[in-house]
Molecule: Bacterial RNase P class A
Organism: Gammaproteobacteria bacterium
RNA sequence: UGAGUUGGUCGGGCAAUCGCGGGCUGUUAACAGUUCGAGGAAAGUCCGGGCUCCAUAGGGCAGGGUGCCAGAUAACGUCUGGGCGGCGUGAGCCGACGGCCAGUGCAACAGAAAGAUACCGCUUCCAUUUAAGGUGAGGUCCGUUAAUUCGGGCGGCACCUGGGAGUAAGGGUGAAAUGGUGCGGUAAGAGCGCACCGCGCAAGUGGUAACAUGAGCGGCAUGGUAAACCCCACUCGGAGCAAGACCAAAUAGGUGUCCUGAUGGCGCGGCCCGCGUUGGACACGGGUAGGUUGCUUGAGGCGCGUAGCGAUGUGCGUCCUAGAUGAAUGACUGUCCUCGACAGAACCCGGCUUAUAGGCUAACUUCAUCG
Repeated sequence: UGAGUUGGUCGGGCAAUCGCGGGCUGUUAACAGUUCGAGGAAAGUCCGGGCUCCAUAGGGCAGGGUGCCAGAUAACGUCUGGGCGGCGUGAGCCGACGGCCAGUGCAACAGAAAGAUACCGCUUCCAUUUAAGGUGAGGUCCGUUAAUUCGGGCGGCACCUGGGAGUAAGGGUGAAAUGGUGCGGUAAGAGCGCACCGCGCAAGUGGUAACAUGAGCGGCAUGGUAAACCCCACUCGGAGCAAGACCAAAUAGGUGUCCUGAUGGCGCGGCCCGCGUUGGACACGGGUAGGUUGCUUGAGGCGCGUAGCGAUGUGCGUCCUAGAUGAAUGACUGUCCUCGACAGAACCCGGCUUAUAGGCUAACUUCAUCG
């Protein structure tokens, strides 16, 4: 220099003219002056809350969420630090990370066999007249012959076929085959024995913990799968600003059906108990859909100090930074520049995820080259 990883930040600026919405001041008002006026994601509606109502609101069952440890937070499925596992040369990134020894399932095909075995092979026994046979080469004894010439008896060997027993080391199948390598041992083998590794139980040590390490003991197989059902631990009311409150106005305080009178009915996720209350539910028809509020001072922003590895807490100071409602910031001119991407608040806030032209900046990793 190139390539990469992680974090922070800007995301059009300035001036003038006209035009919009809010606040303040002058003004009865009109009008005038002044000041403020979309985001890093406002997006997705995926989580968590504040706030409002049901409502006086407790317990249980079912159902849902989370799932290593310790912390932060109003809370969370978020964040910080650590542990373990995976990916990467690395800086780093990701994790649906409790339990298979509570139970029930699932694993095609191939293969003898997939939670339990013997296809090939190896060893050994039987059988050679009776008690399944065959081939080959010999040994020894008796009788006999010119002659190991012929006949008979005995005891064995090798190979092939068959049967019995032993075996799981070798071969085959498969993603996976009853721990691995080596030595000894055996009829042939096998943790059968031994050494090392692996596995199980583990004293002790470090750490708040997850966890790491592990003296020693034991020949030792209790496989995989829970984003399979399930078990365990912790946790969980609902609906939502179109919530809710107030004012004004209008109509038909209408018609019908049903449960039904306190042992009943109704009460906002389902069911039960409890509790509260005193009638409710449904359908048809008619009227109004106007205004005010909620509505922006907040778990708020910024600066400095302080505690902490950090998320964050805390002290002091300072600032008020949109509140529209058929929905406000637009048009034109000039100039600078990085020549402008993704993209517009609708009660508010903390996160996560997704999209993003171009620019600035800090730290770290790595290739090559030079010193």